This is a predicted structure of a 468-nucleotide part of an RNA (small-subunit ribosomal RNA, 3' major domain) from an uncultured bacterium. Rfam family: Bacterial small subunit ribosomal RNA.

Context: one part of a larger RNA
RNA sequence: UGACGGGGGCCCGCCCAAGCGGAGGAACAUGUGGUUUAAUUCGAUGAUACGCGAGGAACCUUACCCGGGCUUGAACUAACGGUGACGAAUCUAGAGAUAGAUUUUUCUUCGGACACCGUUGGAGGUGCUGCAUGGUUGUCGUCAGCUCGUGCCGUGAGGUGUCGGCUUAAGUGCCAUAACGAGCGCAACCCUUCUCCUCGGUUGCCAUCGGGUAAUGCCGGGCACUCCGUGGACACUGCCAUCGUAAGAUGUGAGGAAGGUGGGGAUGACGUCAAAUCAGCACGGCCCUUACGUCCGGGGCUACACACGUGUUACAAUGGGGGGUACAGAAGGCCGCUACCCGGCGACGGGAUGCUAAUCUUUAAAACCUCUCUCAGUUCGGAUCGGAGUCUGCAACCCGACUCCGUGAAGCUGGAUUCGCUAGUAAUCGCGCAUCAGCCAUGGCGCGGUGAAUACGUUCCCGGGCCU
Numbered sequence: 001u002g003a004c005g006g007g008g009g010c011c012c013g014c015c016c017a018a019g020c021g022g023a024g025g026a027a028c029a030u031g032u033g034g035u036u037u038a039a040u041u042c043g044a045u046g047a048u049a050c051g052c053g054a055g056g057a058a059c060c061u062u063a064c065c066c067g068g069g070c071u072u073g074a075a076c077u078a079a080c081g082g083u084g085a086c087g088a089a090u091c092u093a094g095a096g097a098u099a100g101a102u103u104u105u106u107c108u109u110c111g112g113a114c115a116c117c118g119u120u121g122g123a124g125g126u127g128c129u130g131c132a133u134g135g136u137u138g139u140c141g142u143c144a145g146c147u148c149g150u151g152c153c154g155u156g157a158g159g160u161g162u163c164g165g166c167u168u169a170a171g172u173g174c175c176a177u178a179a180c181g182a183g184c185g186c187a188a189c190c191c192u193u194c195u196c197c198u199c200g201g202u203u204g205c206c207a208u209c210g211g212g213u214a215a216u217g218c219c220g221g222g223c224a225c226u227c228c229g230u231g232g233a234c235a236c237u238g239c240c241a242u243c244g245u246a247a248g249a250u251g252u253g254a255g256g257a258a259g260g261u262g263g264g265g266a267u268g269a270c271g272u273c274a275a276a277u278c279a280g281c282a283c284g285g286c287c288c289u290u291a292c293g294u295c296c297g298g299g300g301c302u303a304c305a306c307a308c309g310u311g312u313u314a315c316a317a318u319g320g321g322g323g324g325u326a327c328a329g330a331a332g333g334c335c336g337c338u339a340c341c342c343g344g345c346g347a348c349g350g351g352a353u354g355c356u357a358a359u360c361u362u363u364a365a366a367a368c369c370u371c372u373c374u375c376a377g378u379u380c381g382g383a384u385c386g387g388a389g390u391c392u393g394c395a396a397c398c399c400g401a402c403u404c405c406g407u408g409a410a411g412c413u414g415g416a417u418u419c420g421c422u423a424g425u426a427a428u429c430g431c432g433c434a435u436c437a438g439c440c441a442u443g444g445c446g447c448g449g450u451g452a453a454u455a456c457g458u459u460c461c462c463g464g465g466c467c468u
Stems, first nucleotide, its partner, number of pairs: 007468007016457001019421005026313008034304002042053002064299007076122009087104007106113002124288002127286003133282002135277003138273001140271001145184006151160003164175003190265004195233003199229003204223003209220003236259001239253001240251004315414001319373006331362003336355002340351004380411001385406007427450007
């Protein structure tokens, strides 16, 4: 000077408390450990690994295993020499890679281009080291801190400033002061949402006028409104009252769409964990070079006495089933989204139409009305299994999703313990997107619908900040 203390003081945070809903028990999905295996590729491991890298493992991917091949090599580049092909189609052998046969086949400015073969120099490596590194990331933590210049103090390490009082979400400010200033952070500037105004109206909208239909902004017309874009305004403790020197605090105050940072996002200081990543990429060193490179077929990554994490579905009546009926937002669409019609119980199939999209299309479910079930392992629950199908794709055996019929397991609210959340939040309901032929998506990222309870307080648990 720091760090630490079951030392002290002050303060904060869904930290506790007050509440609501979960996990831990069941079945299944998924990740991990372990075990097994020819291989179950590799990495991530308290918080900060475990629906994580992976925003798509049937082949491919793929890095792993078995087997069959190649060695200037699957791809790239330079030089020299040679050939006129390379490629395509068909046939044969083969699991394929590949090999063989037949047919066909270039341009030229004659330098060559292009392709193949041979030789040579480079190749190639998801092999090792994240404790040699760059770059990027997690975490403490969106916590309020971390420093510098000059001056002053101290022999010096260092201190002061940055401490003290009050205040703030904040090292945010005010006052005081051997300090005076400044920088990186805080805040603001950025995006979005909430209100209003201006300008512009097509593909959007329809108040007024006219036409038309079984019906519909359907048509003429219009841009008032909604909405979509452009540019502005608005919120600043500005006003009032009380307290205070001030900063500021308090108020069921006024006004206002919004009130004290209005809500949300982006934004992450100096640093910590030799934290993570050599398998995204780059890169030093080391290692392999007829193999640790590379091509292909098949298998594996999907195994299963078990253990853990994260989820989905339930255990029912605030519910299940049948019928009727209403209302979104945000995204996507030409190898695509598909209205509508027909066939099929259905997945889907066959036609057909519009849309390169504010034009066409994919678009709700909870909710509401009504009928039924009457507390049961049930008209709850749907695992598992049998049968029959649909679709994608060379190909669904290992190992796809979906549909229909049948089957109908565990489960009656879960021990110790533990997690999330303070408002349009939790809970609950559906919709969309990326990846993608298809999909093991119950995951991830978004979107809207319905819509709560509670916070006395800071003694205690956890984490953090300042002073001592």